RNA sequence: GGAGUCGGCCGGGCAAUCGCGCCGUCGCGGCUAUGCCGAGGCGGGGAGGAAAGUCCGGGCUCCGCAGGGCAGGGUGCCAGGUAACGCCUGGGGGACGUGAGUCCACGGAAAGUGCAACAGAAAGCAUACCGCCCGGCUGUCAAAGGCCGGGUAAGGGUGAAAAGGUGCGGUAAGAGCGCACCGCGCAGGUGGCAACACGCUGCGGCUAGGUAAACCCCACCCGGAGCAAGACCAAAUAGGAAAGCAAUGCCGUGGCCCGCGGCGCUUUCGGGUAGGUCGCUCGAGGCUGCCGGUGACGGCAGUCCCAGAGGAAUGAUUGCCGCGGGGCUUUGCUCCGAACAGAACCCGGCUUACAGGCCGACUCCAUUU
Repeated sequence: GGAGUCGGCCGGGCAAUCGCGCCGUCGCGGCUAUGCCGAGGCGGGGAGGAAAGUCCGGGCUCCGCAGGGCAGGGUGCCAGGUAACGCCUGGGGGACGUGAGUCCACGGAAAGUGCAACAGAAAGCAUACCGCCCGGCUGUCAAAGGCCGGGUAAGGGUGAAAAGGUGCGGUAAGAGCGCACCGCGCAGGUGGCAACACGCUGCGGCUAGGUAAACCCCACCCGGAGCAAGACCAAAUAGGAAAGCAAUGCCGUGGCCCGCGGCGCUUUCGGGUAGGUCGCUCGAGGCUGCCGGUGACGGCAGUCCCAGAGGAAUGAUUGCCGCGGGGCUUUGCUCCGAACAGAACCCGGCUUACAGGCCGACUCCAUUU
């Protein structure tokens, strides 16, 4: 100098004017008046790194619940972190990359069931198309070739995958048939909390192919609904209950009387609706420092208060500066542009979107000293 990997952060700044909604405060006006409403002054604070998707996990609230099991759903190498997680950190294994690093749904296929298109002889406790070898017959001067019976799985061919690989021996030809090395499995040993690693030792010629985001098995986790949760106050009207009043009125039942039922007025009570208030933002909170830890994170001390609306505010204009691009008369002037997006009970994650910019750590290549 070039190419690249990983992590963290910002996501325009300042000022003026006008405006929006919230809180506090001050006085003014009105009213059904320890309060409410209206207009106003002053002061304070007013979107995000994702506020998004609503995909996980929790807090909170109500309902349910002795305990356990079934069903259903989820997670799935190990250890740790955490309120919890499917998240994060560290480690192991596998794949990729020269490397920094990246990616992985990474338990079980000797419990059972299922599946595997096409090709191929054969796709599972398999098979023999070509080939190789032996024997018999035939054929021939001798062969080659043909037919029949048998051996074989080295070589060819098919496939994503064909019952270990290389070499030597062996054989009629072959074959873990025998041996050496490599690989595999089992048991032990050593190291590690563990996942796992190690030709450290012994055994087994190798038996047991793939697929579990297929059923399934194993281990662990999970009650349901959600702030329109839920709690409180509470009209008008209608209906309900109780008491009292008016009374012996009217209607029904009945041939008539008693009786029974209904109809009136007033007060009280209780439930629900409209409406209102709370829930509502001080919280697993932010910042700074120290300590423990490889790290995620935890502990301690100090300090700060930072939107809480409810059809829903958080904006607009102008000027200067900064950033990017174009043009020109080039220490300058001028024109244009600036992303993704926007709280609605609150947190922890993941994922997705994003103009432009800053910082740190590391790798590879080339060159110079």